[in-house]
Transfer RNA from a Candidatus Dormibacteria bacterium, 74 nucleotides, folded computationally. Rfam family: tRNA. By type it is a transfer RNA. About the family: Transfer RNA (tRNA) molecules are approximately 80 nucleotides in length. Its mean pLDDT, the model's own confidence on a scale to 100, is 80. Taxonomically the source falls in Candidatus Dormibacteria (Bacteria, Bacillati, Candidatus Dormiibacterota).
RNA sequence: CGGCCCGUAGCUCAGCUGGUUAGAGCAGGGUUCUUAUAAAGCCCAGGCCCUGGGUUCGAGUCCCAGCGGGCCGA
Numbered sequence: 001c002g003g004c005c006c007g008u009a010g011c012u013c014a015g016c017u018g019g020u021u022a023g024a025g026c027a028g029g030g031u032u033c034u035u036a037u038a039a040a041g042c043c044c045a046g047g048c049c050c051u052g053g054g055u056u057c058g059a060g061u062c063c064c065a066g067c068g069g070g071c072c073g074a
Base pairs, nucleotide, nucleotide: 001073002072003071004070005069006068007067010026011025012024013023019057028044029043030042031041032040050066051065052064053063054062
């Protein structure tokens, strides 16, 4: 320098062909159970989706630029 992939909750990831309210597991808080702890069950909180533009009635999803990470090539 060129190509490809990725960036969504504290962490690991879903999100199908754009379409009501963006989800799961783990972690966290509460509670039930227990003499107590753990395990297990139930409930709760937590993200406007890397940033900025664009297209559209409507964007996490499409397009462009940038930033960051990984791989390959030179």